Large-subunit ribosomal RNA, domain IV from a Candidatus Jordarchaeales archaeon, 337 nucleotides, folded computationally. The RNAcentral record of the full RNA draws on ENA.

[in-house]
Context: one part of a larger RNA
RNA sequence: GGCUAGUAAGGGAAUUCGGCAAAUUGGUCCCGUAACUUCGGAAGAAGGGAUGCCUAUUGAUGUUCUUUCUGAAAAAGAGAGAGCAUCAGUAGGUCGCAGUGACAAGGGUGGCCCGACUGUUUAUCAAAAACGUAGCCGAGUGCAAAGCUGAAAAGCUUCGUACACUCGGUGAGGCCUGCCCAGUGGCGGUGUCUCAAAGUUCCGUUCAAGGAACCUAAGGCCCGUCAAACGGCGGCCCUAACUCUGAGGGUCUUAAGGUAGCGUAAUACCUUGUCGUCUGAAUGACGACUUGCAUGAAUGGCUUAACGAGGUUGCCACUGUCCCUACUAGCCCACUU
Numbered sequence: 001g002g003c004u005a006g007u008a009a010g011g012g013a014a015u016u017c018g019g020c021a022a023a024u025u026g027g028u029c030c031c032g033u034a035a036c037u038u039c040g041g042a043a044g045a046a047g048g049g050a051u052g053c054c055u056a057u058u059g060a061u062g063u064u065c066u067u068u069c070u071g072a073a074a075a076a077g078a079g080a081g082a083g084c085a086u087c088a089g090u091a092g093g094u095c096g097c098a099g100u101g102a103c104a105a106g107g108g109u110g111g112c113c114c115g116a117c118u119g120u121u122u123a124u125c126a127a128a129a130a131c132g133u134a135g136c137c138g139a140g141u142g143c144a145a146a147g148c149u150g151a152a153a154a155g156c157u158u159c160g161u162a163c164a165c166u167c168g169g170u171g172a173g174g175c176c177u178g179c180c181c182a183g184u185g186g187c188g189g190u191g192u193c194u195c196a197a198a199g200u201u202c203c204g205u206u207c208a209a210g211g212a213a214c215c216u217a218a219g220g221c222c223c224g225u226c227a228a229a230c231g232g233c234g235g236c237c238c239u240a241a242c243u244c245u246g247a248g249g250g251u252c253u254u255a256a257g258g259u260a261g262c263g264u265a266a267u268a269c270c271u272u273g274u275c276g277u278c279u280g281a282a283u284g285a286c287g288a289c290u291u292g293c294a295u296g297a298a299u300g301g302c303u304u305a306a307c308g309a310g311g312u313u314g315c316c317a318c319u320g321u322c323c324c325u326a327c328u329a330g331c332c333c334a335c336u337u
Stems, first nucleotide, its partner, number of pairs: 001332008010323002014321001019318001027051005036041001038172001052094019095099001107316007114308002119131002135170007147156003173303004178233003183230002185226005191221001193220002199214005234252005261295001262292001273289006
C1' cells in the first nucleotide's frame, strides 16, 4: 500500500450523474391504519405498545387416575377432585444499557411516465417500456376443408368439424375509435374491347416451310365495393362599438383536408418556451397554457385500481457517501533486519 470484515465524537447526502455502497427496519402478539378503488384490494399501509426469568393464580384443550349420582353393569352419561402436557391470560417480584439479547429476520411514504396483471427473453456485457397474455377485430375454411411438411406414398392439424381449425392486426377493464377508395392491394361483376398456344377455314400449282382469318381461358381494360386492407387526412386573403382574437366571408385546390382526445410530450427544432408550486439556489419534477419544426384515434387515442429487481423526481428515517479522516482484526504485497 491492497483485499476482506468491523468501530467511530459532532454534523447528516454537504458526496455523487444518481443515496451507488453501507446503515436503518426486521420474528411473534395486541392496538391502529389514509387517498384511491374494478369494492377484491390498497394493507405487514402508516403509526404505537409488548416480548427474559422467578412466585402466585385464572381459563381452555388433551390425557391418566380417584370419587359421587343415574344405571342390572367392569357399558354409557352427568358432576367433583388430583397429576402431567400444551395454549392463552392476570398480579407481584427480579437482573441487565439492552429479554425475537446470538442466528434468522420488510426501511417507509408521495408525484409522474411506460407496460394492465402472473409469465417469457439476448446460456456467457442488455430482464426492459421488448415478447407473450386473456379480451377485441379482420381474412380463409363445409371436411377427401383451408393451412403446413414431403419428389411421391403419406403425415400433422385431428381420430377435431365453424362455440372448430389456420393466418394477420390490436393488446385487461372504462370512455371511444372521426373523414378519405384518387394511388397500391383484396373481393365481386360485366362485355360489338384487347389477348397465347392448340383447334377450324383459306392462301401457298401437289407435300412442306411460311402467311392470313375465325374462335378464345386467365389476365388487362372497364364498372362497383372494402380502410380494426397498405396508407392519406391543405394554402392564401378579409372580417365584430380601443386593441387583440376571429364565430363569419372570399378564393385556389384535394380522394379527403386531422374529428374526439391528448399536447414543449419516451414525440417540440427554436428550448433552459411562458406562468405557478417544490428549493437558499433547479438545463430538474409536477400542475397549467399551447401558434403541435414533425400529436391523434386497433400502425389504436385518452384514462385507469392492482402489479413491476422498469424509468424519473420529492419527503421522512438512517447512516464514514461526504466534512476528514482515524483505529481494530485477518490475509497478501513491498521494504528492513